Background: The RNA shown here (c-di-AMP riboswitch aptamer (ydaO/yuaA leader)) has 137 nucleotides and comes from Desulfatibacillum sp. Taxonomically the source falls in Desulfatibacillum (Bacteria, Pseudomonadati, Thermodesulfobacteriota, Desulfobacteria). The coordinates come from a structure-prediction model, not an experiment, and the mean pLDDT is 80.

[in-house]
RNA sequence: GUGAAUCGAUCGCCGAAUUCCGGCGCGUUGUCGGAAGCGGGGGAACCGGGUUUUCGGGGCGAAUCGCCUCCGCGCGGGGGACAACCUCGUCGGUCCCAGCCCGUCAGCUAACCUCGCAGGCGUCGAUGAGGAAAAAC
Numbered sequence: 001g002u003g004a005a006u007c008g009a010u011c012g013c014c015g016a017a018u019u020c021c022g023g024c025g026c027g028u029u030g031u032c033g034g035a036a037g038c039g040g041g042g043g044a045a046c047c048g049g050g051u052u053u054u055c056g057g058g059g060c061g062a063a064u065c066g067c068c069u070c071c072g073c074g075c076g077g078g079g080g081a082c083a084a085c086c087u088c089g090u091c092g093g094u095c096c097c098a099g100c101c102c103g104u105c106a107g108c109u110a111a112c113c114u115c116g117c118a119g120g121c122g123u124c125g126a127u128g129a130g131g132a133a134a135a136a137c
Stems, first nucleotide, its partner, number of pairs: 001137002006132001011122004018036007037117006047107001056105001057102004064077004078097005085131008
C1' cells in the first nucleotide's frame, strides 16, 4: 500500500449512574468508608436583569407549550428512544413525554461549598459523508 473480517448474553443498548481498594456482616449479595472517573446544584467580580406582582418561584430529567364544546387512546408545536465497528446527517415508520426534590430562596459566576452514580432493556427500514480496523498478500 492492497484488503475487508468486525457476529454477540463471558455480549451490548438507553441513562451521569462506572471502575478499583479496604472494613464489617457468613458473605455469589448487603452495608460502611475511600480513590479515580462521570454527572448535577449552590456560590464573587464583570456582564446581564429590574425591583412589587401567590395563579409563588426554582432545580434534576427527553418528559414541555398551545388548541377545542368529538376533553379523548384527540389535534398541532417542541423534545427523547428505536445499537450491532464508531460518529454525524437525510427520508419514511413505530413508541414515549414520567417521577422526584428545595421550601418563599436561586441569572451568570473564579476561589470555595455541596449532592448523585439509580433504574429499565435485548431495539423498524432505506440512504449519504467521515473515521477505526485483525488475518492474508
Of the family's consensus pairs, 92% are formed in the model. Rfam family: c-di-AMP riboswitch aptamer (ydaO/yuaA leader). Gene Ontology terms of the family: regulation of gene expression and cyclic-di-AMP binding.